[in-house]
RNA sequence: GGAGCGGGACAGGUGGCCGCUGCCUUGCCCCCGAAGGCAAGGGAGAGGAAAGUCCGGGCUCCACAGGACAGGGUGCUGGGUAACCCCCAGUCCCGGCGACGGGAAGGAAAGUGCCACAGAAAACAUACCGCCUGUGCGGUUCACCGCACGGGUAAGGGUGAAAAGGUGAGGUAAGAGCUCACCAGUCCUCCCGGUGACGGAAGGAGCUAGGUAAACCCCACCCGGAGCAAGGCCAAAUAGGGGAACGCUUGAGGGCUGUCCGUCCGAGUUCCCGGGUAGGCCGCUCGACCCCGACGGCAACGUCGGAGCUAGAUGAAUGGUCACCGACCCGGCAGGAGGUGACUCCUCCGGGAAACAGAACCCGGCUUACGGACCACUCCGGCA
Numbered sequence: 001g002g003a004g005c006g007g008g009a010c011a012g013g014u015g016g017c018c019g020c021u022g023c024c025u026u027g028c029c030c031c032c033g034a035a036g037g038c039a040a041g042g043g044a045g046a047g048g049a050a051a052g053u054c055c056g057g058g059c060u061c062c063a064c065a066g067g068a069c070a071g072g073g074u075g076c077u078g079g080g081u082a083a084c085c086c087c088c089a090g091u092c093c094c095g096g097c098g099a100c101g102g103g104a105a106g107g108a109a110a111g112u113g114c115c116a117c118a119g120a121a122a123a124c125a126u127a128c129c130g131c132c133u134g135u136g137c138g139g140u141u142c143a144c145c146g147c148a149c150g151g152g153u154a155a156g157g158g159u160g161a162a163a164a165g166g167u168g169a170g171g172u173a174a175g176a177g178c179u180c181a182c183c184a185g186u187c188c189u190c191c192c193g194g195u196g197a198c199g200g201a202a203g204g205a206g207c208u209a210g211g212u213a214a215a216c217c218c219c220a221c222c223c224g225g226a227g228c229a230a231g232g233c234c235a236a237a238u239a240g241g242g243g244a245a246c247g248c249u250u251g252a253g254g255g256c257u258g259u260c261c262g263u264c265c266g267a268g269u270u271c272c273c274g275g276g277u278a279g280g281c282c283g284c285u286c287g288a289c290c291c292c293g294a295c296g297g298c299a300a301c302g303u304c305g306g307a308g309c310u311a312g313a314u315g316a317a318u319g320g321u322c323a324c325c326g327a328c329c330c331g332g333c334a335g336g337a338g339g340u341g342a343c344u345c346c347u348c349c350g351g352g353a354a355a356c357a358g359a360a361c362c363c364g365g366c367u368u369a370c371g372g373a374c375c376a377c378u379c380c381g382g383c384a
Base pairs, nucleotide, nucleotide: 001380002379003378004377006375007374010372012325013324014323015322016321017320018319020045021044023042024041025040026039027038028037029036047356051367052366054365055364056363057362058361059227060226061225062224071223072222073221074220075219076090077089078088079087080086091105092103093102094101095100106218107217111216112215113212114211115210128157129156130153131152132151133150134149135148136147137146138145139144165183166182167181168180169179170178184208186205187204188203189202191200192199193198231282232281233280234279241273242272243271244270245269246268253265254264255263256262289308291306292305293304294303295302296301328352329351330350331349332348334347335346336345337344338343
């Protein structure tokens, strides 16, 4: 210098002008007002993912004696946590030269199913070619050869992702764990290390056991339902419901005019209560919170002490624009510094990029999107 790998933290700053949503203070207006409206001033105002809504919990309402079944989830070990399909530390397997990365990683000798295409045969193994053998026929140089039928054989060929342990020797008509030695694997016993997954070593048995459980299934453990449109409070207009009073030709009430008389219409009129809609308020943001330090722990994390408070909107605010500065990148026959060198750094001039995205009850995670720079480490190359 190039190519990688892992990690945490940041997500530009300041000021001017014009705006938006809450809060506080002051003043004015409407009949009083702490409610409402207006104005001024002050102060606050998105994220690392606010996203997807995938997992777990808090909170709220409903359900619930206990047990079992069904259904769903999880699945190496130990730990962390409120909990987890999360995190940390390990084990084993796989990938990478390496830093490092990945793994739904219990059981396939409990049972059932499936294994495309190709291939003779895909699981109680199988006979296509080949090899060996028997019989028959034919040829014949009398050694054998060819064809047909039957039997044996998994050593060799071929198919396949996968063909029923591997190598060697013995054995055989040819062969075969058929037998033996070594190796691999399985199971059993025992020893050592480890909390454990597991690792290391020894002896024995049997003679070899395919794969697939994000196929059914078996085993172990866990799991009530719905969600802030949860849930609670206040409460119009209109139309239903319940009740009371008055009235129905002995006329309540209404119109003609403000009152009385008169006249006309006339069977309902008035009040109260309750449910509930629109609307409003609470829930609502101080919480398994965040920062710093000490201690314990490899770590995740925990305990203690100190300090801090940073949106709460509801068709949904948190914006726009201008100037300057900072960091970064590119270019320069510019200036300077360091180094033996490869090269690096500083200053100056010109130019350039700054993303993904937008809270809606709250929190812990996972996943996905995304600009730039930083730190540790690995491999390769150059130079001395």
Notes:
RNAcentral holds the sequence, with entries from ENA. This is a predicted structure of a 384-nucleotide RNA (Bacterial RNase P class A) from a Thermodesulfobacteriota bacterium. The gene name in the source record is rnpB. Rfam family: Bacterial RNase P class A. Rfam describes the family as follows. Ribonuclease P (RNase P) is a ubiquitous endoribonuclease, found in archaea, bacteria and eukarya as well as chloroplasts and mitochondria. It is annotated as a ribozyme. Taxonomically the source falls in Thermodesulfobacteriota (Bacteria, Pseudomonadati). Its mean pLDDT, the model's own confidence on a scale to 100, is 77.